The part of an RNA shown here (large-subunit ribosomal RNA, domain IV) has 352 nucleotides and comes from a metagenome.
Context: one part of a larger RNA
Order: sequence, then structure tokens, then C1' cells
RNA sequence: CUCUGGUUAAGGAACUAGGCAAAUUAGCACCGUAACUUCGGGAGAAGGUGUGCCCUUGAUGGUGAUGAGCCUCGCGCUCUGAGCUAUUGGGGGUCGCAGUGACCAGGGGGUAGCGACUGUUUACUAAAAACAUAGGUCUCUGCUAAGUCGCAAGACGAUGUAUAGGGACUGACGCCUGCCCGGUGCCGGAAGGUUAAGAGGAGGGGUUAGCUUAGGCGAAGCUCUGAAUCGAAGCCCCGGUAAACGGCGGCCGUAACAAUAACGGUCCUAAGGUAGCGAAAUUCCUUGUCGGGUAAGUUCCGACCUGCACGAAUGGCGUAACGACUUCCCCACUGUCUCAACCAGGGACUCA
Repeated sequence: CUCUGGUUAAGGAACUAGGCAAAUUAGCACCGUAACUUCGGGAGAAGGUGUGCCCUUGAUGGUGAUGAGCCUCGCGCUCUGAGCUAUUGGGGGUCGCAGUGACCAGGGGGUAGCGACUGUUUACUAAAAACAUAGGUCUCUGCUAAGUCGCAAGACGAUGUAUAGGGACUGACGCCUGCCCGGUGCCGGAAGGUUAAGAGGAGGGGUUAGCUUAGGCGAAGCUCUGAAUCGAAGCCCCGGUAAACGGCGGCCGUAACAAUAACGGUCCUAAGGUAGCGAAAUUCCUUGUCGGGUAAGUUCCGACCUGCACGAAUGGCGUAACGACUUCCCCACUGUCUCAACCAGGGACUCA
């Protein structure tokens, strides 16, 4: 010097990203216990008091000596209740710094965010606000179900049957969940348009029997092509559907101070963001402004609303309980610190 422990004057978070680490607290009995609340909780809330040993005395339980009585005379029944013992009270005394004397053995309170909760997760840097969850909704599926695995046989679904099973989203509970179907998707419709293979075969080309004015023409067959016409779903088209994917405006003017604009005008759109919330896990400007807390507060809490760029099951806003979650504050406590000291043991180091 390093590691693991121990103690420390005065102060007590001044340390630090952060009370990380350490310290405090701690058992049992009694007293006492707030807001809030889903009336279960919160709660061991918080905060107090007691706690050893000895003597004495009481109550209750266990055991049951001794003695007495009775008769059916027995290994009988009834009463008595000593001693010992267990639990729990009252009174008195006594020792120490200290009585759950060691060990074992919650620090507590307040605020806000997120997630309802118990649970699950990155085996070996992440335990969380992520995943799951009960509950909610939509959608598919009538049974040889839908869906899934397999080339198939077959199997799961399920020895189930719509109060069932599959898929998707949301995520307890409470109050709620607005407007838009123009685009994309899905569902329904089938008049018209378009449309494949196929059907169809007008017409055209090659070949050549034959005919020729010798230039050509050219039957049948074979062969290469091939127009019209017929021809499904789909698409176009017509409707529906947003707890389907998604979307939810701009400019100008106006009230008897000023400011603001309930009001008016205009352009565009499928429709122009409703309730609630809001500098937020979302706010760039920004340490916004005001209030609270501090002597002093880029964090925190309460408000305001100018929402760069919240917003309603990609759920919105609340919410008791819960959390090795995150934020801020307070009490207690401390070597975290001011600022370091000493002690014990293990290393390092020196020597053998």
C1' cells in the first nucleotide's frame, strides 16, 4: 500500500450522478395509530411503555399422597386435598452502564410518475415502465368445424360442439370511448365495361395434282398462322364497415381604454381533434411564467395553456392496494464527507 473486520472527538449528507456503502431499527406483551379506501385494507402505520433475578401472595390447569364415608366387599364408589408441576396476576426487595444483557432480530414518514395486483424475462453486463394476466371488444368457425403439422396416411383442435374452439387488439376497477368510409383492407351486390385458358374458324402463308397467254393461277391433302363471336373469378362499378389500416385544416376582420374574440367573411377537406389531460416518460424556444419548498432549487410539487409535435381499446382520464421500478422532500442514523486516526487478521514487501 491492498483486502476483510472493529472503534472514534466535534459536526451530521457538507460526500456523491444518487445516502452507493455503512449505521440506525429489530423479539415478545400492552397502550395507541392519520389521510385515503374497491370498506378487505392502509397497519407492525406513526408514536410510546414494560422486559433480569430473589422473596411473598392470589387465580386457574395437570398429577394425586394421606385421611374419612358408603356398600353390592371390589384392581369398587364418593369426599378430602398434601406435595410436585404448568400458565398467569398482585405486593415487596435487589444488582449492573446495560435484563429480547450474547446470537437471532423491520429504519420510518410524505409527494409524484409508470404498471392495477401475484407472476414472467435477456442461462453469462438490462428484472423494468418490457412480457403475461383476469376483464373488455372485434372477427372466423355448424362439426369430416375453423385453424395447425404432414407429400400422404394420419394427428392435434377434442373423445370438445358457439357459455365451445382459433386469430387480432386492449389490459383490474371507476367514468368514458367523439367526428371521418375519400384512400387501403374486409364484407355484400351483380346490371354494364374490361378479361385467361378453351371453343370458334373468316382470312392469310408454305407445299403441288392440274391449267396456262409460260408471267402466273392453283383443287384436295398435309402444314404454318389466324379476325369476328362465345367465354369465370378478379378489376372497374354500386353499397356497408373504424375496439379494420388509418385520418381528424388555413387566412382575414370584429365588443364604448387596452387586450381578447362569443360573432362574421373566405378558401380547402372524407372529416377538420369532442370529453378529458397538458412545459407532460410527450415542450424545440426553455432554467417558459406564477406559487410552494431552500439562506440559495436547470430537478421536485401545484397552477397557467402560447399542445414545435397529447387525446380517447396503436385506448383517454382517474384510482385504494401492491413494486429489489423511477423522481423529489423530511425525521432518525451514521467515517459518505469536513479529515483523518488507531486496532485485529489475510496478502503484498524484506530476510531465512
It matches the Rfam family "Bacterial large subunit ribosomal RNA".